[in-house]
RNA sequence: AGAGUUUGAUCCUGGCUCAGGAUGAACGCUGGCGGCGUGCUUAACACAUGCAAGUCGAACGAUGAAGCCCAGCUUGCUGGGUGGAUUAGUGGCGAACGGGUGAGUAACACGUGAGUAACCUGCCCUUGACUCUGGGAUAAGCCUGGGAAACUGGGUCUAAUACCGGAUAGGAACGUCCACCGCAUGGUGGUUGUUGGAAAGAUUUAUCGGUCAUGGAUGGACUCGCGGCCUAUCAGCUUGUUGGUGAGGUAAUGGCUCACCAAGGCGACGACGGGUAGCCGGCCUGAGAGGGUGACCGGCCACACUGGGACUGAGACACGGCCCAGACUCCUACGGGAGGCAGCAGUGGGGAAUAUUGGACAAUGGGGGCAACCCUGAUCCAGCCAUGCCGCGUGUGUGAAGAAGGCCUUUUGGUUGUAAAGCACUUUAAGCGAGGAGGAGGCUACCGAGAUUAAUACUCUUGGAUAGUGGACGUUACUCGCAGAAUAAGCACCGGCUAACUCUGUGCCAGCAGCCGCGGUAAUACAGAGGGUGCAAGCGUUAAUCGGAUUUACUGGGCGUAAAGCGCGCGUAGGUGGCCAAUUAAGUCAAAUGUGAAAUCCCCGAGCUUAACUUGGGAAUUGCAUUCGAUACUGGUUGGCUAGAGUAUGGGAGAGGAUGGUAGAAUUCCAGGUGUAGCGGUGAAAUGCGUAGAGAUCUGGAGGAAUACCGAUGGCGAAGGCAGCCAUCUGGCCUAAUACUGACACUGAGGUGCGAAAGCAUGGGGAGCAAACAGGAUUAGAUACCCUGGUAGUCCAUGCCGUAAACGAUGUCUACUAGCCGUUGGGGCCUUUGAGGCUUUAGUGGCGCAGCUAACGCGAUAAGUAGACCGCCUGGGGAGUACGGUCGCAAGACUAAAACUCAAAUGAAUUGACGGGGGCCCGCACAAGCGGUGGAGCAUGUGGUUUAAUUCGAUGCAACGCGAAGAACCUUACCUGGUCUUGACAUAGUAAGAACUUUCCAGAGAUGGAUUGGUGCCUUCGGGAACUUACAUACAGGUGCUGCAUGGCUGUCGUCAGCUCGUGUCGUGAGAUGUUGGGUUAAGUCCCGCAACGAGCGCAACCCUUUUCCUUAUUUGCCAGCGGGUUAAGCCGGGAACUUUAAGGAUACUGCCAGUGACAAACUGGAGGAAGGCGGGGACGACGUCAAGUCAUCAUGGCCCUUACGACCAGGGCUACACACGUGCUACAAUGGUAGGUACAGAGGGUUGCUACACAGCGAUGUGAUGCUAAUCUCAAAAAGCCUAUCGUAGUCCGGAUUGGAGUCUGCAACUCGACUCCAUGAAGUCGGAAUCGCUAGUAAUCGCGGAUCAGAAUGCCGCGGUGAAUACGUUCCCGGGCCUUGUACACACCGCCCGUCACACCAUGGGAGUUGGAUUCACCCGAAGGCGUUGCGCUAACUCGCAAGAGAGGCAGGCGACCACGGUGGGUUUAGCGACUGGGGUGAAGUCGUAACAAGGUAGCCGUAGGGGAACCUGCGGCUG
Repeated sequence: AGAGUUUGAUCCUGGCUCAGGAUGAACGCUGGCGGCGUGCUUAACACAUGCAAGUCGAACGAUGAAGCCCAGCUUGCUGGGUGGAUUAGUGGCGAACGGGUGAGUAACACGUGAGUAACCUGCCCUUGACUCUGGGAUAAGCCUGGGAAACUGGGUCUAAUACCGGAUAGGAACGUCCACCGCAUGGUGGUUGUUGGAAAGAUUUAUCGGUCAUGGAUGGACUCGCGGCCUAUCAGCUUGUUGGUGAGGUAAUGGCUCACCAAGGCGACGACGGGUAGCCGGCCUGAGAGGGUGACCGGCCACACUGGGACUGAGACACGGCCCAGACUCCUACGGGAGGCAGCAGUGGGGAAUAUUGGACAAUGGGGGCAACCCUGAUCCAGCCAUGCCGCGUGUGUGAAGAAGGCCUUUUGGUUGUAAAGCACUUUAAGCGAGGAGGAGGCUACCGAGAUUAAUACUCUUGGAUAGUGGACGUUACUCGCAGAAUAAGCACCGGCUAACUCUGUGCCAGCAGCCGCGGUAAUACAGAGGGUGCAAGCGUUAAUCGGAUUUACUGGGCGUAAAGCGCGCGUAGGUGGCCAAUUAAGUCAAAUGUGAAAUCCCCGAGCUUAACUUGGGAAUUGCAUUCGAUACUGGUUGGCUAGAGUAUGGGAGAGGAUGGUAGAAUUCCAGGUGUAGCGGUGAAAUGCGUAGAGAUCUGGAGGAAUACCGAUGGCGAAGGCAGCCAUCUGGCCUAAUACUGACACUGAGGUGCGAAAGCAUGGGGAGCAAACAGGAUUAGAUACCCUGGUAGUCCAUGCCGUAAACGAUGUCUACUAGCCGUUGGGGCCUUUGAGGCUUUAGUGGCGCAGCUAACGCGAUAAGUAGACCGCCUGGGGAGUACGGUCGCAAGACUAAAACUCAAAUGAAUUGACGGGGGCCCGCACAAGCGGUGGAGCAUGUGGUUUAAUUCGAUGCAACGCGAAGAACCUUACCUGGUCUUGACAUAGUAAGAACUUUCCAGAGAUGGAUUGGUGCCUUCGGGAACUUACAUACAGGUGCUGCAUGGCUGUCGUCAGCUCGUGUCGUGAGAUGUUGGGUUAAGUCCCGCAACGAGCGCAACCCUUUUCCUUAUUUGCCAGCGGGUUAAGCCGGGAACUUUAAGGAUACUGCCAGUGACAAACUGGAGGAAGGCGGGGACGACGUCAAGUCAUCAUGGCCCUUACGACCAGGGCUACACACGUGCUACAAUGGUAGGUACAGAGGGUUGCUACACAGCGAUGUGAUGCUAAUCUCAAAAAGCCUAUCGUAGUCCGGAUUGGAGUCUGCAACUCGACUCCAUGAAGUCGGAAUCGCUAGUAAUCGCGGAUCAGAAUGCCGCGGUGAAUACGUUCCCGGGCCUUGUACACACCGCCCGUCACACCAUGGGAGUUGGAUUCACCCGAAGGCGUUGCGCUAACUCGCAAGAGAGGCAGGCGACCACGGUGGGUUUAGCGACUGGGGUGAAGUCGUAACAAGGUAGCCGUAGGGGAACCUGCGGCUG
C1' cells in the first nucleotide's frame, strides 16, 4: 500500500466481498512443561449447606473452671480463702468501611473547571480550659405465668463510662456601640446586656478516657459554567408551574413545603414526549482526524426479593438493621411464625459459554482492645480451564546402496529424501534422589547507651552477641547428582484474490463456497490419497468491532447525462457583507500560575537466567480556569466616504398583465333559388348521408371558437406563459446626462404568493374538435391503430386543485479569464448621407483558445477560476409504497420508512451483430424468355409403419439416384439357429511335424472322424528361413459408446472481396487511423486526395485444356502430286504438301486511333486480327463461421465387453407396405408414331477380355472360327437428321405399366430377390392446383455414344460429341452478399432481449371484526407503616412546688386530621403478540394468455392528468426530445 466482482472489450460511477489488528469469547480437531494475567457478557432467575462483623472483663453487675493455701477429719471427702479461665446480659466503639452487581437513571448522574459571605464532619493532630456536687431506675438474676414455636406477661432485687437534676464556663442565641474589610445579600474583630446550656470514670501511678472551645486534616452536602446517544412519522410543554412577600423545615441555600399576591417560565440553538444507556480514567482500531467500547485495575454514581417509610447515629433513609404492603419459599399443634448469596464457595435453571462447598491470617490492610490478642471468603496463596500473553522443549552432527514401502510416470525414471536405518554425541524440560534462599520487619530474655526522674526504679528511644519464638504457599524458587533419545506435533489450506499440484473415485449426483464461482465421464474447486505451503502447543471456524471505506468526505466527496438544483418569485429568522479613521479587546496570538488523581501509553533505567510481568524517574495528558500583555485580521461602538444598492429628470422598444369594444376569412347549421344521382371515406372497403332531392353552386341569415400572411434559434415576462385591431388602467426593462441618499446589500430554513394541461363545484355557453360510448373495417383475436358518428370536456364567470420530460434534465448573487461571425433594443464618434464605417452597452444565437470533464461535451449566457447563502444525494429492487400526520369536496398532493431480496443496477464511449432505418453496388436474385418439377405409371432414396431383423450413418439451404463406382450367397456390420474360447488375425516361448495333398463317412454347414501320397529350400552340417499342429501365459479381437475429448479429410457462407500486421499518429482506455473520401473495376482492380508510410494472406497472373499460326518429327495415322493395282478399297511403291498426332515456340498488351473523364485510372466506339478488353472452360477456396459432417475409410485419448459386445457356419433380413416427401425415367403425341432407305462424330474400353466373319434361332443368344496386349484388331449400329410411305386427333398404329405363357445368359445357387428376349395382355395418362426448380451461348433444350463399379445386374454417376435457340427494358420489389452511415435496453448477438395479468409453491409485510399482555396518564374510591400537626380520655420513677395529700412541666399509649405505598373502578394514549378474511410485494426450472418496450420495435417513445380495458396497455388534453 491494495485486490476480486457489472462488459464481447473499455473508462467512470457505485455497491458487495477479501487480505490486517483486536476479544472476558464459544465450537471442531489436537495437546509436553513453566511464568504472569483472566474466567456467568445469558435469568437484577430461584436458592439447600457452611462461612463473610465483630470486639472490649483496663465501663458494669453476675457466673465463678484449673491451680494454690488453710481448716476439719470418716485419707478422700467437706468447708473456707485465693485465683481468675469462661462468658448470656447492661454499656462503649464498630457494624454507613471493606466486598458484590449495573436493574434503574438522558440526570448537576458523570467528566472538567469554578463557588459556598448558605454548610456539617465520629475516630486523628495542634492549642487553651475543665473533669465539682447529687439522684432515681433497669436488664441479667430469682419467683410465677402464657405459647407448638418464634417469643412474651407479671412480681421482686441490683450495678455502671447507662439515665436525670444542680453549680461553673472565655462557647451559643438575641440585642447596644465602635473599628476594619468585601463580589450584591454581607463578613470579621472588639465592647456591653439578657437568656438558657457540660462532663465519667478505669487500671494503677503513669497512661487510656470524658466535657467545652480553637485551628487543621479527612470525609461529606449544596450551587453554577461547559461537555458527551437516537428520534420532528414527538411541536408545542407547564399550575407549585415562574417570580414575589411572609412563615415552616433542613447541617445548609432554595416552591423544599405552606398561605397570599402577580402571570409568568421553557421551546426549531429542538422544549415536551418516545426509545436506548450506569458515567469517566481508559481499552481496541486508525497515518491522523475519527469510529467502536466501558470485562479485569482505578475514581464517581445507583441498587440490595419488589414498592413505601422512617428510627438509631458524626455519618444510612442502612446488602448480611427495623416497620408496613406485595409476590415467592419454608415451619406449624392452623392459633401463628421465619426468610432474602447483585459477599466467598456451592446448587438448580437459562445458555454456545465461564472454575474449588480449598488453605491461612505468615504478609498488606481494616474493626475492637492499654496490650497480649481476637475477628476479617478484604487480602495472600493454592486448585480447575491452552481462555489470553510470554518463554522453553519434542533432540544434535554425520549418513547415498539416493534402501524398502508409498505416490506419480512418457516405463525411462521422478518424488517422499539426509528424510529413515546405521554411526557418533548431548541431557534443557519432564522423572528419581540430595541440598536449599527470600518473603521476617518483629516480640521475649540478657547486656549497653541516651532521654525522663531524687533514682542505678518504671517508662520511652536506640545499639549489640547469644538464647528462645514466629511461613498458609511448601515436596517453594534455586543448586548439585543419576539414567536414557529416552516421556513430548498437530491443525488449516493448495482455482483466482492467496504461499502451495498431481492421481484415483464421483458424474449438475454426492457435495463445496468469504466474493467470483466449481460439479452434467478426462474436476489442480467435491471425497480420498501422495506431495506441497503456512502457522505451531496450538490450528481453524463462527460471532461482534475498527481498518481498508475519500462508502457521510472537519481533515477529505458530489448534484447537465451516473443517485442528487425545490416549478418560479417575494420575504422572516439566521449566515455572509464595500472604502477611510478612531476606540474597545469578545474572537485570535503569546507568557505565567493553578489544575488536568494514581494506574495505562511513550522515553531512559532497575529486578526476576530472558520475555511476558513488576518497578524508579521523566515526558505526555493536545483540556479547563485565572492573571498580565499584543492588536494585523474578524467582531462591538463612534465619525466620515461613494465605486455596491436605490431615488429624481429626459428619451426608447415590446404577443408583459387586466377590462371593455370591434373586424374579416373559414367550419357548421337554418331558409330560399339552380340542379341530378350520387356523396363521403379508405391500403381496399363498409357503417353513414342522399330521389322525402344529398353532394355541387348562388343569395340571405344565425352562432360559437380561433386569429392565416407579417413570423424570425425575433420580442416581453420570475416561472407557468403571452399573437387580429382599438381604447382605458397598470407592472417591469433599457438608455443619456446631472443631482441626491449614504452600505440602505446578497442569500434565504420556516412562511407566503403565482403556478401548463387534465380534473372538481356552481351558473352560463356550445360552431369545430373530441376521452367515454356506438357502429363499420382489419385481425387468429383487436376491449387498439383506420373510418362514420358522438357525450363530458375544450370557451366565459366565480371558487378549488398545486401537479408535468414545470428541462438548459444546469439554484440565486458577485468578480475575473483569448478571439471570430450573426441578430434585437438604445447611446457615442466619423461620414462619400449609403442598405455606410468605427465603437460602447443591455439581451439573444453559432463556432472556438486556455481550462474543466468518465466521456459526450461546456467554453464571458461556463459545466473555467474564486467567494457568499440555500436546496438535495449516498447500491439496485421493495417504494415515492405502507403506517402516522397536514392539506383537499373528491381525485389526490406533501412529508416518508421497514422487513425481505439481489451482486449487481447505472452513465459515456468502442467493436460487432441486427433493424418491417437510410445511401451506393453486385449475383439466373427479380424481371424478360426457354424447358421442367408439383398431376400419371414406373425407377430410386428418405420418413413413417411393420418385423425375429427390416444393420448403421447423413436431417433447412449445406440429408433424401447421399456413404453405396453397383445387398441373390459373399459383401453384412442386423436377426434366428448351430458351433469355438490364446481364439478367424499379430508378436514372443516350448515341443512335434515339410508345406501340402487324395479318398470316404456323419452333418445344413462350420466341424468332427477315418484315410492316401509326400520328406522339400539354404547350410560353414552346429543349424537357419518359411509353413502347420499342440500346450501355457502375456495378449489378441470389437463396424461396441463418446465427431460435445481429438487428428486427418470434407461441406457451407463463397471464387464473396475481403481479412490482417509492423512502425508512426490520435484517444485515459476499449480502440481508431491505414482499410474512410472522389472516380473506376469482375476484384481492397487501379488512379487521385488524405497522419499516415509500408507489408502479408486473399484478387489477378504463373499451371492444364480449348481456339489461330509456325518449326520439328512421320507409324499403326494421312494421300495433293508421281508410278503400280483392283469389281471396289492408301491396297502397294512412295510422299511429308494437307489432315491428324505430340514436342517446342509465337500471338492479345487497352499496344494503335477518336471521344468522354480531372492532363489520372478508366470507360465508349473503331481499325487490324483466328481471337479484344479476364477470349471460353478447368484446377486453385484468405481470416474465419456453423461444438456443421465423419470414432462405420483410416488414425486416436478415455470408457465398456473378454466361454463374449470377439470368431466361424447355414438360413433369413437390408428388397416388407394403408401412407407422405425428394430426385429421376417414360409419356400424354402429328415439330409426332410406325415401316423402309440413307449420311455425318467425339471420347473411351479390351487377354479371367473385346471379338470380325460364317452358320443356327423371330429374338435374347448359341456353335464354330479369326484378329488384337491395340492411331494396326475389336466393342461400333452413332442417334436425332435427310428421302419416301402410312396413320388423321382417337385413350388412337399415342402411351407403355401390369399380368399370363415360353425362353436366353451369368452364376454353387436367380423362390424370397437378377438382367435380357419372344408371344399375348394394353393400366394410369389428353400437358398437370397452391407452390416451386434450372439456364445468359456452342448455353438451355434435344439426340445418341463411351467408361468406372461389376460373374451377372443403371432410368443413377462420370465423361463425349451431334443438332442448336429465345430473352435481358431495367434494379421498384423477393432472396443472398459487399461497402459507408444511423439507432439499439442485442453480445448465446433478432431463432436476441423483454413486459404484465392468470395458475402453483415458499417468504416477509400492510389492512382487519376482535382478542391477550405491557407501559403510561386522567378522574374518583380505599388509605398499611411512618414522621408531622392536633387533642388531653387513660397511665406516668427522676425535675419543680408542697409537711403530706396532691398539683405542674414533660413523657407513654390512645383518638382525630392532612400527606402517602400497594390496591380498586371508569375513561384515554401508546406499544407488543395472535387473528377468520383480505391487499399488494419478493423469489422460484421447463406453466397459460398475449407482444407493451428496445430498430421508425412494425401506431416514435416518455411525463402529468382523466376515462376505459383479461393483461401488458389503449385513447383524449397539454408538455418534453432522452
Small-subunit ribosomal RNA from Madathamugadia hiepei, 1522 nucleotides, folded computationally. The prediction has a mean pLDDT of 84. NCBI's taxonomy places the organism under Eukaryota, Metazoa, Ecdysozoa, Spirurina, Madathamugadia.